[in-house]
Context: one part of a larger RNA
Molecule: small-subunit ribosomal RNA, 3' major domain
Organism: sediment metagenome
RNA sequence: AGACGGGGACCUACACAAGCGGUGGACCAUGUGGCUCAAUUCGACAACAAGCGAGGAACCUUACCAGGGCUAGAAAUCUGCUUGAAAACUUUCUGAAAGGAGAGUCUUCUCACAAGGACAGGCAGACAGGUGUUGCAUGGUUGUCGUCAGCAUGUGCUUUGAAGUGCACCCUUAAAUGGGGUAACAUGCGCAACCCCUAUUGUGUGUUUUAUUUGUCACACAAAACUGCCUCGGAUAACGGGGAGGAAGGCGGGGAUGACGCCAAAUCAGCAUGACCCUCUGAUGCCCUGGGCUGCACACGUGGUACAAUGGCAAGGACAACGGGAUGCCAAACCGCAAGGCGGAGCUAAUCCCAUCAAACCUUGUCUCAGUUCGGAUUGAGGUCUGCAACCCGACCUCAUGAAGCUGGAAUCGCUAGUAAUCGCAUAUCAGCCAUGGUGCGAUGAAUACGUUCUUAGGUCUUGUACU
Repeated sequence: AGACGGGGACCUACACAAGCGGUGGACCAUGUGGCUCAAUUCGACAACAAGCGAGGAACCUUACCAGGGCUAGAAAUCUGCUUGAAAACUUUCUGAAAGGAGAGUCUUCUCACAAGGACAGGCAGACAGGUGUUGCAUGGUUGUCGUCAGCAUGUGCUUUGAAGUGCACCCUUAAAUGGGGUAACAUGCGCAACCCCUAUUGUGUGUUUUAUUUGUCACACAAAACUGCCUCGGAUAACGGGGAGGAAGGCGGGGAUGACGCCAAAUCAGCAUGACCCUCUGAUGCCCUGGGCUGCACACGUGGUACAAUGGCAAGGACAACGGGAUGCCAAACCGCAAGGCGGAGCUAAUCCCAUCAAACCUUGUCUCAGUUCGGAUUGAGGUCUGCAACCCGACCUCAUGAAGCUGGAAUCGCUAGUAAUCGCAUAUCAGCCAUGGUGCGAUGAAUACGUUCUUAGGUCUUGUACU
């Protein structure tokens, strides 16, 4: 100087407390371990792995397995020899396909020929190729502490020296934020601000809408908030408490932005890359068919649906926002109980469509506490759609079936306001979809916070140490 302490002081945080809703019990979905398997490809493992890479495994993807094939190779550059204008097309046999063995058509480069250029095939050779190993050889990127307030440098000063000081102290702040003071004075990376969205108003423009003006809306620009004003406290300071005005008040709300570093943290399978390894010894390369990644005694994580009356069912009625749409979104009408079919209008989209855009909600009726008109797993049958193809292994519809489950032990998680909780909608990926996941959007809309003793994590100072 650090690190650590079942040492101390001060401070902070949904850390505890106060509340609300969950997980842990049931069924299902999904991921992981384990087991199994020809293969169940690989990676990720406390916090910081486990609805994670994967923003979508029927084939493809695909890296795994079985079998069948190819060896200069599926794709690249070059050299030598050789064939053919280049190229393109048709087709036979075999085969699961890939592949293998053939046949034919067409001939238009410069050019009299010879020769040559580009291109393609064959042979030979330099080579290709590798999701093979090493993230403990690496780049790049990322997680975490943590949006915590810290981290460092120059000169000066102190010290024999490592080093210290600055950055200790008092007040204050979300903040090493600011003020005071001071052997320190300055500076840099962080904090804050500059950026984006949102809340208010004005001006301008504008299609849609409307019969029109208007209005709402969209876009652009501008204004507005700065402790500016008043008051109290405070050291007269920084600042704190209260108030006025105001759409908004003391960082207005949200986002992007992540210092020096830590964990030899993660990734050689996104990409790049050193070294090593496999390749004429027919492979760890390449192609194909089928299977697997979906396998099931079990264990764990994350979710969905419920266990009902603040509810279920039936009928009627109302109100959004974000978005997406030319191999696309698909209206009206008609058919079908429905999934859907048919149909063809409109739309390069404020114009048309998804989508009358919504559900919780409201009104009326019914059910009356029961394993039920709760709950919907599972299974049977019949269909629809996508796709070359739904057996392994898709989604959806209809009828039937109707399991567990009566609020969940020890334990444990999230959340402080338009938040939690509840409700639906949109979208990326995508032929289709195993989405209950992810990312967003709006609708309804709470309770509680006395406080910092305790638990956890962090910061500053200090103290002890047989540790470095």